[in-house]
Context: one part of a larger RNA
Molecule: large-subunit ribosomal RNA, domain IV
Organism: metagenome
RNA sequence: CCUUCGUCAAGGAAUUAGGCAAAAUGGCCCCGUAACUUCGGGAGAAGGGGCACCCGGGCAACCGGGUCGCAGUGAAGAGGCUCUGCCGACUGUUUACCAAAAGCACAGGUCUCUGCCAAGCCGAAAGGCGACGUAUAGGGGCUGACGCCUGCCCAGUGCCGGAAGGUUAAGGGGAUCUGUUCACGCAGAGAACUGAAGCCCCGGUGAACGGCGGCCGUAACUAUAACGGUCCUAAGGUAGCGAAAUUCCUUGUCGGGUAAGUUCCGACCCGCACGAAAGGCGUAACGAGUGGAGCACUGUCUCGACGGAGGACUCG
Numbered sequence: 001c002c003u004u005c006g007u008c009a010a011g012g013a014a015u016u017a018g019g020c021a022a023a024a025u026g027g028c029c030c031c032g033u034a035a036c037u038u039c040g041g042g043a044g045a046a047g048g049g050g051c052a053c054c055c056g057g058g059c060a061a062c063c064g065g066g067u068c069g070c071a072g073u074g075a076a077g078a079g080g081c082u083c084u085g086c087c088g089a090c091u092g093u094u095u096a097c098c099a100a101a102a103g104c105a106c107a108g109g110u111c112u113c114u115g116c117c118a119a120g121c122c123g124a125a126a127g128g129c130g131a132c133g134u135a136u137a138g139g140g141g142c143u144g145a146c147g148c149c150u151g152c153c154c155a156g157u158g159c160c161g162g163a164a165g166g167u168u169a170a171g172g173g174g175a176u177c178u179g180u181u182c183a184c185g186c187a188g189a190g191a192a193c194u195g196a197a198g199c200c201c202c203g204g205u206g207a208a209c210g211g212c213g214g215c216c217g218u219a220a221c222u223a224u225a226a227c228g229g230u231c232c233u234a235a236g237g238u239a240g241c242g243a244a245a246u247u248c249c250u251u252g253u254c255g256g257g258u259a260a261g262u263u264c265c266g267a268c269c270c271g272c273a274c275g276a277a278a279g280g281c282g283u284a285a286c287g288a289g290u291g292g293a294g295c296a297c298u299g300u301c302u303c304g305a306c307g308g309a310g311g312a313c314u315c316g
């Protein structure tokens, strides 16, 4: 010096990206427990007190009296707690060997396909799964408990519907023409007309793919613009939320917390570039999730010291 363990004055997170690590809490009994809540929960909330031994009583829990120590769950083992955001409802599941999550799944919601020899899937096929099921069933897509909700656009694309019309292949059809022939014939070319699906066309459809504007002016202080004008569009973003897991400018501005706060919380709204099932906004409970704050506690630190064990090193 390394590994590992133990202890420490005063301070107590000043350490650090971050309390990482360590310390602290810890069992049983009693008292006592807030907001919020889906009334189950939150709860072991939080916060307090007790605990040994001897004698007596009692079935016991326990009660009364007494004794000792610094210390009685006398060693070991045995939750730290609180406040406040974000995400995901939850239990579950995952990158076997760097990621356990706000990813996946999930009950629930919705759209769509499928009438049974079902649709779909595997398979040149036979055949099999679906299913020895039958629309309260099965397949596919999206969303993801629950609560309140889910606006406008069908112009483009997709899908669905449409006995008309346009276009359209082979085939049908044969006017007509050509070769050859004396002729019959044979061979070839071939107009009109007829001829599906598809496409065009006409409609519908957004919990289908998707999309959801610009400029100028205007109020008796200023400022702002309920109001007006104009251009474009299929229609110009409703509710709710908003510097957000989304905000570039940005450490926006104001308020809170700190002595001091690019983080955090509450507001504002100028949303570079939120927004409604690629769901929007809330939400009790839950989480080895993630951000911020506090109490307790500490060798994380000020700042290091000492000790134990095992190494390293020297000798053997």
Base pairs, nucleotide, nucleotide: 001311002310003309004308005307006306007305008304010302011301014300019297027051028050029049030048031047036041038145052067053066054065055064056063057062068072080295081294082293083292084291085290086289087287088286092104093103108143109142110141111140112139113138114137120129121128122127146282147281148280149279151212152211153210156209157208158205159204160203161202162201165200166199167198171194172193176189177188178187179186180185213231214230215229216228217227240274241271252268253267254266255265256264